Context: one part of a larger RNA
RNA sequence: AGCGUACGGAGGAUGCCUAGGUACAUGGAGCCGAUGAAGGACGUGGUAAGCUGCGCUAAGCCUCGGGGAGAUGCAAACAAUCUUUGAGCCGGGGAUAUCCGAAUGGGACAACCCAUCUUGAGUUAUGUCAAGAUACUACCGCCUGAACACAUAGGGCGGAUAGAGGAAACGAGGAGAACUGAUACAUCUAAGUAACCUUAGGAAGAGAAAAUAAAAAUGAUUCCCCUAGUAGCGGCGAGCGAACGGGGAAGAGCCUAAACCACCAACGUGUCAAGCCUGCAAGCGUUGCGCUGGUGGGGUAGCGGGAUCAUUUCUGAACAAUUUGCAGAUUGUUCGGCAAGUCAGAAAAUUUGAAAUUAACUGAAUGGUAUGGAAAGACCAGCCAAAGAAGGUGAUAGCCCUGUAUGUGAAAAUUGAUAAUCUUGCUGGAAAUGACACCCGAGUAUCGCGGGACACGAGAAAUCCUGUGUGAAUCUGCCAGGACCAUCUGGUAAGGCUAAAUACUCCUAUGUAACCGAUAGUGAACUAGUACCGUGAGGGAAAGGUGAAAAGUACUCCUAACGGAGAGUGAAAUAGAACCUGAAACCGUACGCUU
Numbered sequence: 001a002g003c004g005u006a007c008g009g010a011g012g013a014u015g016c017c018u019a020g021g022u023a024c025a026u027g028g029a030g031c032c033g034a035u036g037a038a039g040g041a042c043g044u045g046g047u048a049a050g051c052u053g054c055g056c057u058a059a060g061c062c063u064c065g066g067g068g069a070g071a072u073g074c075a076a077a078c079a080a081u082c083u084u085u086g087a088g089c090c091g092g093g094g095a096u097a098u099c100c101g102a103a104u105g106g107g108a109c110a111a112c113c114c115a116u117c118u119u120g121a122g123u124u125a126u127g128u129c130a131a132g133a134u135a136c137u138a139c140c141g142c143c144u145g146a147a148c149a150c151a152u153a154g155g156g157c158g159g160a161u162a163g164a165g166g167a168a169a170c171g172a173g174g175a176g177a178a179c180u181g182a183u184a185c186a187u188c189u190a191a192g193u194a195a196c197c198u199u200a201g202g203a204a205g206a207g208a209a210a211a212u213a214a215a216a217a218u219g220a221u222u223c224c225c226c227u228a229g230u231a232g233c234g235g236c237g238a239g240c241g242a243a244c245g246g247g248g249a250a251g252a253g254c255c256u257a258a259a260c261c262a263c264c265a266a267c268g269u270g271u272c273a274a275g276c277c278u279g280c281a282a283g284c285g286u287u288g289c290g291c292u293g294g295u296g297g298g299g300u301a302g303c304g305g306g307a308u309c310a311u312u313u314c315u316g317a318a319c320a321a322u323u324u325g326c327a328g329a330u331u332g333u334u335c336g337g338c339a340a341g342u343c344a345g346a347a348a349a350u351u352u353g354a355a356a357u358u359a360a361c362u363g364a365a366u367g368g369u370a371u372g373g374a375a376a377g378a379c380c381a382g383c384c385a386a387a388g389a390a391g392g393u394g395a396u397a398g399c400c401c402u403g404u405a406u407g408u409g410a411a412a413a414u415u416g417a418u419a420a421u422c423u424u425g426c427u428g429g430a431a432a433u434g435a436c437a438c439c440c441g442a443g444u445a446u447c448g449c450g451g452g453a454c455a456c457g458a459g460a461a462a463u464c465c466u467g468u469g470u471g472a473a474u475c476u477g478c479c480a481g482g483a484c485c486a487u488c489u490g491g492u493a494a495g496g497c498u499a500a501a502u503a504c505u506c507c508u509a510u511g512u513a514a515c516c517g518a519u520a521g522u523g524a525a526c527u528a529g530u531a532c533c534g535u536g537a538g539g540g541a542a543a544g545g546u547g548a549a550a551a552g553u554a555c556u557c558c559u560a561a562c563g564g565a566g567a568g569u570g571a572a573a574u575a576g577a578a579c580c581u582g583a584a585a586c587c588g589u590a591c592g593c594u595u
Stems, first nucleotide, its partner, number of pairs: 001594009015580001016545002020516002022513007029505002031166002039100003042055003046078002050074002061094006070082003105114003115134007136163003139159006170201001171199004181188001185235001211218002222249005232240002253497003256441001260297006267290003275284002277328006302475001304440003308435007316335007336427006349421003355415004360408002366381004382399002384388001390402003447469007456482001477492005532539002552579001555566004
């Protein structure tokens, strides 16, 4: 020096564990904010660095419920206290809530500086202190008020009228890449994706046919499964990729514009009068007519509908008005009748309070023996079960504890089924027939040019949107049925509203897992978006386990100390805090063999 055996050191793999994660399911909730949010800074404890809580009333204050013996957070200890006159704890409501932050009195290098006014405290007085108010924009109301007479612009005041900012994904809109693929690359693709901007709701958007079809029909929208990787599109490359129709989920329909009538306002015009519902008589005198605007009625459709006029049929009453009287006619109001209902259409509320949520309560049934540190395991003998889900307890417990099944429960707050009052609609309108030809959404539809969207790349290119130009018709109309024309068929654009089925999960409750088990699972099981790095945007860790219980080694000895030797605790101390197990590399000690 090598090899071997034994015993160690060092190291922290492995095994076991879980306090934390991951993915889902089913409910809930789907917003917070000028009544100052989200997020922070600084404070706050007897001792107090961090986290948590809280805010000068500062690990807390008040009150109403629950609960019932301990309590003063993580987190020991000492000190000092609270508590059956009910503490701590759990839940509802309230008070306080520094400074920054939309930040809003002005300013500023966020957590700071400096004010004005009112009221109050204090001072001989000023300085000082306390409380409240003081941003901007829009809206509403009021007061003022130019050029310019009325007016308008502008100015001022008041208003618990609103907005502003934040938030994970889902939605709508605006604007919009490239890597990549095409074995290069330019049309194309990726993709109307990502990132960006605006903005809404608990969902959003869409939506009651100017639809789809085809000789038969369907009947708003949305979503799912097929149709179908089909028909098509495509440097006919790469690729892109429907619809009709069928089956399901859900299901809901409505309001306006216009014609016509009445009233109001402005403007124009008008004296032979015209007009004032009709007839007769009396009376009135800018009441008329035209046009524009507003309000109310009317009206809403595609077997076209409506307006206007006429006729017929059906359907309650009373009162009033239309210059006056009489007769008729018309209009309006009220009562009665019918129907529906406030989160659409179409509209305000009040009361009731089923049920639910936010604390809880009730809750069956086991003993012995031996082993062991410890029994829940073994053996022996029982019991409960609407409860044998689960977790804990010194090893594996239905019957020890917390629970579980079942049943019960709210002072307060929130939601709120149902019912009543109530509100609204209809009921002087509906139906039929006939006449008439008044209305039926205009810089619109169409068309030309240029783009975009449609599965569809300009193509034979319909359809939809529109930058630009042109520019109709009103039902004997207009649009569509994939160029275009005819016939036929379907529909009725150029106004609007609309639940459900659908998408998502920052959050919350319960539950599940052939999900992970500390180099895994979230980056984060632990003071984690921490320490640390970076001017900054940003990047971003490592780090779990004594024991059943601290019983955490009194006392003695060696040592400066660290560290150890006894003694003691414990089942175990090679479980001693550098603490479960304790692999390997690596380093030793003793012995044996070899050289």
Predicted 3D model of a 595-nucleotide part of an RNA (large-subunit ribosomal RNA, domain I) from a bacterium. Its Rfam family is "Bacterial large subunit ribosomal RNA".